This is a predicted structure of a 470-nucleotide part of an RNA (small-subunit ribosomal RNA, 5' domain) from an uncultured bacterium. The coordinates come from a structure-prediction model, not an experiment, and the mean pLDDT is 88. Rfam family: Bacterial small subunit ribosomal RNA.

Context: one part of a larger RNA
RNA sequence: AACGAACGCUGGCGGCAGGCUUAACACAUGCAAGUCGAGCGCCCCGCGAGGGGAGCGGCAGACGGGUGAGUAACGCGUGGGGAUGUACCCAGAGGUGUGGAAUAACUCAGGGAAACUUGAGCUAAUACCGCAUAAGCCCGGAAGGGGAAAGAUUUAUCGCCUUUGGAUCGACCCGCGUCAGAUUAGCUGGUUGGUAGGGUAAUGGCCUACCAAGGCGACGAUCUGUAGCUGGUCUGAGAGGAUGACCAGCCACACUGGGACUGAGACACGGCCCAGACUCCUACGGGAGGCAGCAGUGGGGAAUAUUGGACAAUGGGCGCAAGCCUGAUCCAGCCAUGCCGCGUGAGUGAUGACGGCCUUAGGGUUGUAAAGCUCUUUUAACAGGGACGAUAAUGACGGUACCUGUAGAAUAAGCCCCGGCUAACUUCGUGCCAGCAGCCGCGGUAAUACGAAGGGGGCUAGCGUUGUUC
Numbered sequence: 001a002a003c004g005a006a007c008g009c010u011g012g013c014g015g016c017a018g019g020c021u022u023a024a025c026a027c028a029u030g031c032a033a034g035u036c037g038a039g040c041g042c043c044c045c046g047c048g049a050g051g052g053g054a055g056c057g058g059c060a061g062a063c064g065g066g067u068g069a070g071u072a073a074c075g076c077g078u079g080g081g082g083a084u085g086u087a088c089c090c091a092g093a094g095g096u097g098u099g100g101a102a103u104a105a106c107u108c109a110g111g112g113a114a115a116c117u118u119g120a121g122c123u124a125a126u127a128c129c130g131c132a133u134a135a136g137c138c139c140g141g142a143a144g145g146g147g148a149a150a151g152a153u154u155u156a157u158c159g160c161c162u163u164u165g166g167a168u169c170g171a172c173c174c175g176c177g178u179c180a181g182a183u184u185a186g187c188u189g190g191u192u193g194g195u196a197g198g199g200u201a202a203u204g205g206c207c208u209a210c211c212a213a214g215g216c217g218a219c220g221a222u223c224u225g226u227a228g229c230u231g232g233u234c235u236g237a238g239a240g241g242a243u244g245a246c247c248a249g250c251c252a253c254a255c256u257g258g259g260a261c262u263g264a265g266a267c268a269c270g271g272c273c274c275a276g277a278c279u280c281c282u283a284c285g286g287g288a289g290g291c292a293g294c295a296g297u298g299g300g301g302a303a304u305a306u307u308g309g310a311c312a313a314u315g316g317g318c319g320c321a322a323g324c325c326u327g328a329u330c331c332a333g334c335c336a337u338g339c340c341g342c343g344u345g346a347g348u349g350a351u352g353a354c355g356g357c358c359u360u361a362g363g364g365u366u367g368u369a370a371a372g373c374u375c376u377u378u379u380a381a382c383a384g385g386g387a388c389g390a391u392a393a394u395g396a397c398g399g400u401a402c403c404u405g406u407a408g409a410a411u412a413a414g415c416c417c418c419g420g421c422u423a424a425c426u427u428c429g430u431g432c433c434a435g436c437a438g439c440c441g442c443g444g445u446a447a448u449a450c451g452a453a454g455g456g457g458g459c460u461a462g463c464g465u466u467g468u469u470c
Stems, first nucleotide, its partner, number of pairs: 001469003005466005012342006018335002020300001025298003029295003034059003039056002042053004066253003075178007084170002089166008097131004106121006137146003151158003179225003186216003191213008228250004232243004255276005278289004306332001308331003314328001315326004345375004355366004381406005389397001414459005419440003425454005435442002
């Protein structure tokens, strides 16, 4: 000097920030991802217009939000590379013909305590499957072969299919850099390389078969410990040291372990399956759950907030749109946790009052300090007006910020220290006791070092202490 701090004493206001560093411990409750009727059939309300409901279908749920457990690694940082993918978006080219079979919803009949589920029958589609066509596309040396589409509506559009290019975002590979320990010296069998194949969007022992016997290591392999990395942050004249809260980029994880499915994209926080631990329901047969989302609870801890408001703005998802959803976000609440600003009054006022303290008893000091007089009204209080942010319209914040007026010094000062270091001294009490202490050291009867008082010094809505870093 600094801090995501804590503790003690104290505490007026505002602005801006920050707020579980510990148990990646367990979680009651609510909310945090939906949307589309301009894809489709059906049911309900309604005279109708229209509205509502579950389902099939589409897009989105791979973003946004959280956490730092794991990871010493191409994980991150930086600079490159070629064997790669990319929904939505932009641009170019071409097309959108003709058929079919189902199925949920629904109805009927069951099973089950529930979660849920079985059978039969009916129906639609932008759901599913053929046939046709193929400029370009894919396979192939060639000949040749293969492969597509979906409609809707308010009639102006929105879509659908193939293909080329772009943009964006990824995946992979490489050089260099990236903590400590040698009281860890040898490590390695898909191990290292080759051939062939499989697999992938794609290279590759990524995987498999066969062949060879290699590969790494004192320039520290292997092992052990610790740790998310970076831009940055703190300190320092710098070099360096320490650190990685908030904000931003990347990575990893989502009760623990494993797995794939769907999809342009996941091996998926609020999806699925299996196993495990835990919790809950149960009719004991069987089921349900996952806050490291926002609040909140218990626990741990020196310690860290509201079960708040709004989608008004910014952004995201869906939708032609109206709009719906959005604990992202914007705001409000709590906390001196930090930084910054302001205030707690100003001027005058000596016979230097009273009181306190000291005293050599004369006086000194507190001290212009108070009172008194003359003013002011920041802040707070009350009253009135009242935004910007957003305008064609729409404001949670908020009757907030801000402005004006009214009364009145009125509502507002503490904390630490005073032996030396180190700025600031006396009296009383105590008597190696009680105690102080960062170091040196004080205290055993005259203690400027303990306790109190008076006085003084420092900082100030804070001041000290403790912890940690430089």
Overview:
RNAcentral holds the full RNA, with entries from ENA.